Context: one part of a larger RNA
RNA sequence: CACCGCCCGUCACACCAUGGAAGUCGACCACGCCCGAAGUACGUGAGCUAACCAUUCGGAAGCAGCGUCCUAAGGCAGGGUUGGUGACUGGGGUGAAGUCGUAACAAGGUAGCCGUACCGGAAGGUGUGGCUGGAUCACCUCCUU
Numbered sequence: 001c002a003c004c005g006c007c008c009g010u011c012a013c014a015c016c017a018u019g020g021a022a023g024u025c026g027a028c029c030a031c032g033c034c035c036g037a038a039g040u041a042c043g044u045g046a047g048c049u050a051a052c053c054a055u056u057c058g059g060a061a062g063c064a065g066c067g068u069c070c071u072a073a074g075g076c077a078g079g080g081u082u083g084g085u086g087a088c089u090g091g092g093g094u095g096a097a098g099u100c101g102u103a104a105c106a107a108g109g110u111a112g113c114c115g116u117a118c119c120g121g122a123a124g125g126u127g128u129g130g131c132u133g134g135a136u137c138a139c140c141u142c143c144u145u
Stems, first nucleotide, its partner, number of pairs: 003108001005105001008101002011098001013095004018090003023085007032076003039070001041068004047063003052059002111132009
């Protein structure tokens, strides 16, 4: 490359990340309950015992055993945090030449825009309130020459 311009949204295709999602698989955390090895301590100790006392019995001291507390591992149930995955689903981004229309930019052919309600394949339309960052024409006020 200047209206044979610019440009908006749906739809279709490809890729990317992402939200939701019945669930599902882990990680970590704390709590409750059950069970409870070894071991210390405490209690008990009718069985057992060489050292000490006695020298006969026995005593002292101790051992096994048993019980209690604490407790690792394990089990049950629920909870919290976090990660992966998940049919399906929502929009988003990107991508020379796809589809449908033409909303915006000129008074863009219904001026546009903002809020809101309703409606519509889509841009959007209509109602309502507001703004001028609206063209044109006329008038008024002000400023400059």

A computed fold for a 145-nucleotide part of an RNA from a Candidatus Gastranaerophilales bacterium, annotated as small-subunit ribosomal RNA, 3' minor domain.
Taxonomically the source falls in Candidatus Gastranaerophilales (Bacteria, Bacillati, Candidatus Melainabacteria).
Its mean pLDDT, the model's own confidence on a scale to 100, is 82.
It matches the Rfam family "Bacterial small subunit ribosomal RNA".
It was read from a public genome assembly.